[in-house]
Context: one part of a larger RNA
RNA sequence: UGACGGGGGCCCGCACAAGCGGUGGAGCACGUGGUUUAAUUCGAUGCAAACCGAAGAACCUUACCUGGGUUUGACAUGUAGGUGUUAGGGAGAUGAAAGUCGACCGACCCUGGCUUGCCAGGGAGCUUAUGCAGGUGCUGCAUGGCUGUCGUCAGCUCGUGUCGUGAGAUGUUGGGUUAAGUCCCGCAACGAGCGCAACCCUUGUUGCCAGUUGCCAUCGGGAGAGCCGGGCACUCUGGCGAGACUGCCGCCGACAAGGCGGAGGAAGGUGGGGAUGACGUCAAGUCAUCAUGGCCUUUAUGCCCAGGGCGACACACGUGCUACAAUGGGGCGCACAGAGGGAAGCGAGAGGGCGACCUGGAGCGGAUCCCAGAAAGCGUCUCUCAGUUCGGAUUGCAGUCUGCAACUCGGCUGCAUGAAGUCGGAAUCGCUAGUAAUCGCGGAUCAGCCAAGCCGCGGUGAAUACGUUCCCGGGCCUUGUACA
Numbered sequence: 001u002g003a004c005g006g007g008g009g010c011c012c013g014c015a016c017a018a019g020c021g022g023u024g025g026a027g028c029a030c031g032u033g034g035u036u037u038a039a040u041u042c043g044a045u046g047c048a049a050a051c052c053g054a055a056g057a058a059c060c061u062u063a064c065c066u067g068g069g070u071u072u073g074a075c076a077u078g079u080a081g082g083u084g085u086u087a088g089g090g091a092g093a094u095g096a097a098a099g100u101c102g103a104c105c106g107a108c109c110c111u112g113g114c115u116u117g118c119c120a121g122g123g124a125g126c127u128u129a130u131g132c133a134g135g136u137g138c139u140g141c142a143u144g145g146c147u148g149u150c151g152u153c154a155g156c157u158c159g160u161g162u163c164g165u166g167a168g169a170u171g172u173u174g175g176g177u178u179a180a181g182u183c184c185c186g187c188a189a190c191g192a193g194c195g196c197a198a199c200c201c202u203u204g205u206u207g208c209c210a211g212u213u214g215c216c217a218u219c220g221g222g223a224g225a226g227c228c229g230g231g232c233a234c235u236c237u238g239g240c241g242a243g244a245c246u247g248c249c250g251c252c253g254a255c256a257a258g259g260c261g262g263a264g265g266a267a268g269g270u271g272g273g274g275a276u277g278a279c280g281u282c283a284a285g286u287c288a289u290c291a292u293g294g295c296c297u298u299u300a301u302g303c304c305c306a307g308g309g310c311g312a313c314a315c316a317c318g319u320g321c322u323a324c325a326a327u328g329g330g331g332c333g334c335a336c337a338g339a340g341g342g343a344a345g346c347g348a349g350a351g352g353g354c355g356a357c358c359u360g361g362a363g364c365g366g367a368u369c370c371c372a373g374a375a376a377g378c379g380u381c382u383c384u385c386a387g388u389u390c391g392g393a394u395u396g397c398a399g400u401c402u403g404c405a406a407c408u409c410g411g412c413u414g415c416a417u418g419a420a421g422u423c424g425g426a427a428u429c430g431c432u433a434g435u436a437a438u439c440g441c442g443g444a445u446c447a448g449c450c451a452a453g454c455c456g457c458g459g460u461g462a463a464u465a466c467g468u469u470c471c472c473g474g475g476c477c478u479u480g481u482a483c484a
Base pairs, nucleotide, nucleotide: 001484002483003481004480005479007478008477009476010475011474012473013472015468016467019431020430021429022428023427026322027321028320029319030318031317032316033315034313035312042053043052064308065307066306067305068304069303070302073132077131078130079129080128081127082126083125088105089104092101093100094099108123109122110121111120112119113118134297135296137295138294139293143291144290145286146285147284148282150280155194156193157192158191159190160189161170162169163168174185175184176183200274201273202272203271205242206241207240208239209238210237211236214232219229220228221227245268248262249261250260251259252258311450324424328383329382330381331380332379333378334377340371341370342369345364346363350359351358352357390421395416396415397414398413399412400411401410437460438459439458440457441456442455443454
């Protein structure tokens, strides 16, 4: 100087407390451990691994296994040789395919000679040899890059000066204050940098500009629908501005910084959300995104292919979904979103089918058409506490769609079947407001989909916080230390 303490002081954080909903029990889905296996490819492992890499494993992917095949190689480039029986196409044979054999057809460019379609040379392509390619083989404890974490925490440092023999200290401590090393005051310090904040995006109010969306607002037509004429007022869209600064008033405070209350305001005291992550820590993670040193391999640890596996199942853990019902289940009727996507695409109206879906094809590269009935909700009828009209697992049968192909191993539909489950031990998680809870909708990946995941969107919409003693993590000062 640090680190540590079941030392002290001060202060934060859904850290506790207060409250709401869960997990832990059940069934199912997914991930992981383990076990099994020819293989169940590899990595990630307390927080910070475990719906993680994977925003799509039937083949492909695919890295694994078994078997078949191949050796200048699927791909790059250099050198040397060959090549019109060339390159390319390819009937057919064989085979699971890859591949192997292969009748037949058969080119292109440049230069020269020229008996105008032949000769010579060169190129492209192909081929042989060689130098090499290749490796998702090892080492993340050789590395770059990227990332997680402490932590959006308020810290981490430097120059000069001063103090100290020196390590170092001071500044950065102190008194207040703040979300903040934020600001004020003081001070052997005076300044400065990286962080904080602001500048950026979005949301909340409004003015202007602009009107093939919107509006009977106003006029006309029309049976009806912004449907038409017509019009940019409004809504909206999206561009430029305005607006919030403790600016104003009162009180408290050191006359400061600032705090509390109030006015005005759509909005206050960082308005809400996002992006943004200092010096560093964990030899944290990744050699399988990529790059890369070294090592290893090179008729194989490379490459091609078929089939299988990554989907196994006595178990254990994690994350979810659906429930156990009456604030509920079922039937019928009636409403109201936002944000997205669409051409090898979205697919309307119409017709067929109980349905998944099929036929068909209007319109739309889309504020115009489509996906697209939002659902919870509201009204009404029914069920009456029951393993039930709860719950839907499991299984049988029959279908449908995608795709070369759904046996291993897809989604969806109909009929039948109806399991466990009556609110979950010890323990444990999330959340402070348009949040939790609850309800549906969209998108990426994608032929299809094992999505109940992820990323977004809106609808309905709470409860509670006395307080900081305690648990966890963190910041500052101080103290002890036989630790570095």
About this RNA
The part of an RNA shown here (small-subunit ribosomal RNA, 3' major domain) has 484 nucleotides and comes from an uncultured Bacillota bacterium. The coordinates come from a structure-prediction model, not an experiment, and the mean pLDDT is 86. The full RNA is in RNAcentral, with records from Greengenes.